[in-house]
Predicted 3D model of a 65-nucleotide RNA (Glycine riboswitch aptamer) from a bovine gut metagenome.
It matches the Rfam family "Glycine riboswitch aptamer". Rfam's curators write: This family represents the bacterial glycine riboswitch.
The sequence is in RNAcentral, with records from MGnify.

RNA sequence: GGCCGGGAGAGAUUCCUUGAUUGGAGCACCGAAGGGGAAGAAACUCUCAGGUAAAAGGACCGGUC
Numbered sequence: 001g002g003c004c005g006g007g008a009g010a011g012a013u014u015c016c017u018u019g020a021u022u023g024g025a026g027c028a029c030c031g032a033a034g035g036g037g038a039a040g041a042a043a044c045u046c047u048c049a050g051g052u053a054a055a056a057g058g059a060c061c062g063g064u065c
Stems, first nucleotide, its partner, number of pairs: 001065006011027001013026004028052003034048001035046003
């Protein structure tokens, strides 16, 4: 690193638009992909990206190659 299993948090918010969560904007929020930060490191911290029904993703843990 691949495969299988487990895997949290936070609005199924408002407006405009679309055949269609289709696209955009606003306010509120989350921190467990990634990224930034301080002697170093972090699960701390920031929230750029990402995320706030399901799906997908998902640090981390176990098994296997």